[in-house]
This is a predicted structure of a 350-nucleotide RNA (Bacterial RNase P class A) from a Halothiobacillaceae bacterium. Rfam family: Bacterial RNase P class A. Rfam's curators write: Ribonuclease P (RNase P) is a ubiquitous endoribonuclease, found in archaea, bacteria and eukarya as well as chloroplasts and mitochondria. The organism belongs to Halothiobacillaceae, within Bacteria.
RNA sequence: CGAGUCGGCCAGACCAUCGCUGUGUCCCUUGCGGGCAUGGAGGAAAGUCCGGGCUCCACAGGGCAGGGCGCCAGGUAACGCCUGGGGGGUGCAAGCCCACGGAAAGUGCCGCAGAAAAUAUACCGCCUAAGCUCGCAAGAGCCGGUAAGGGUGAAAUGGUGCGGUAAGAGCGCACCGCGAACGCUGGUAACAGCGUCGGCAGGGAAAACCCCGCCUGGAGCAAGAUCAAAUAGGGGGGCGAUGAUGCGGCCCGCUGAGUCCCCGGGUAGAUUGCUCGAGCCGUGCGGCGACGCACGGCCCAGAUGAAUGAUGGUCCUCGACAGAACCCGGCUUAUCGGCUGACUCGACUU
Numbered sequence: 001c002g003a004g005u006c007g008g009c010c011a012g013a014c015c016a017u018c019g020c021u022g023u024g025u026c027c028c029u030u031g032c033g034g035g036c037a038u039g040g041a042g043g044a045a046a047g048u049c050c051g052g053g054c055u056c057c058a059c060a061g062g063g064c065a066g067g068g069c070g071c072c073a074g075g076u077a078a079c080g081c082c083u084g085g086g087g088g089g090u091g092c093a094a095g096c097c098c099a100c101g102g103a104a105a106g107u108g109c110c111g112c113a114g115a116a117a118a119u120a121u122a123c124c125g126c127c128u129a130a131g132c133u134c135g136c137a138a139g140a141g142c143c144g145g146u147a148a149g150g151g152u153g154a155a156a157u158g159g160u161g162c163g164g165u166a167a168g169a170g171c172g173c174a175c176c177g178c179g180a181a182c183g184c185u186g187g188u189a190a191c192a193g194c195g196u197c198g199g200c201a202g203g204g205a206a207a208a209c210c211c212c213g214c215c216u217g218g219a220g221c222a223a224g225a226u227c228a229a230a231u232a233g234g235g236g237g238g239c240g241a242u243g244a245u246g247c248g249g250c251c252c253g254c255u256g257a258g259u260c261c262c263c264g265g266g267u268a269g270a271u272u273g274c275u276c277g278a279g280c281c282g283u284g285c286g287g288c289g290a291c292g293c294a295c296g297g298c299c300c301a302g303a304u305g306a307a308u309g310a311u312g313g314u315c316c317u318c319g320a321c322a323g324a325a326c327c328c329g330g331c332u333u334a335u336c337g338g339c340u341g342a343c344u345c346g347a348c349u350u
Base pairs, nucleotide, nucleotide: 001346002345003344004343005342006341007340008339009338010337012315013314014313015312016311017310018309020040021039022038023037024036025035026034027033028031042321046332047331049330050329051328052327053326054220055219056218057217061252062251063250064249066216067215068214069213070212071085072084073083074082075081086100087098088097089096090095101211102210106209107208109204110203123150124149125146126145127144131142132141133140134139158176159175160174161173162172163171177200178198179197181196182195183194184193185192186191224272225271226270227269234263235262236261237260238259239258246254279298280297281296282295283294284293285292286291316319
């Protein structure tokens, strides 16, 4: 200097005029009034995919089904999240990704090609040992043996070498590989290494069914609470102490009197929930880290047909994606430009 990887911060600014809204306070003609002070959208507010706080069912138990997760150890209020480690894949590397328990419990699947993709097999080949037939012989045929060579395929029943054989084959041996097996060492563990034994269950795949382990009530701020208003406590029917209803489904248990459907009529405004939070910032300590603890400081939107807009001027980094509606922790998706830290690779110079 170039190319890359992993993080952090910002997210147009300033001035002037008019306008909107929360809180506090003052004034008046008490009104959707006016003055002053002070505050007013995001890193994703988005998706509604997870986890909770909170509220109700409700003073509410047990089980099954259903659903979720799936290596180990931690963090957290909790999680399907995050951190670190193990194993696998990928990249020269820094790094990045993983839906990562079990295939020797069972069922199903692996198209086409190929002889054959599981109760394994013989297309081209190889042998002629043993047996039979023909032949003087060489040899040929039948019967038989074979899966080492070739071919097909993503994958062909472990690989290489030696021996052995009629020709071969873990048939035997050595090394490698494999093993639901056993022992030792290290590690909290996942796991790794070493050794012994075994000729050895043909592979893939469970993001197929399934088996195993752990977790799991439901509904949701349109939850809920209070006040106001109105009514026709109208009409008809079903079930019900031989137990209605209640808790998403089913069963057991508990409770103990109403409950469900149809027709018809009336009312529907206000307040609250509603923002002080598992909150933010700084420093120190502990920890590889996620994070935790201590001390100090700060208050940072609460609308309700839905508030921050309009105009003019100046500047430069020329402004993308984009607007809260109970709140918070995550994940995922969209995204212009700027600043900055650490690391990897390459070239050059010293």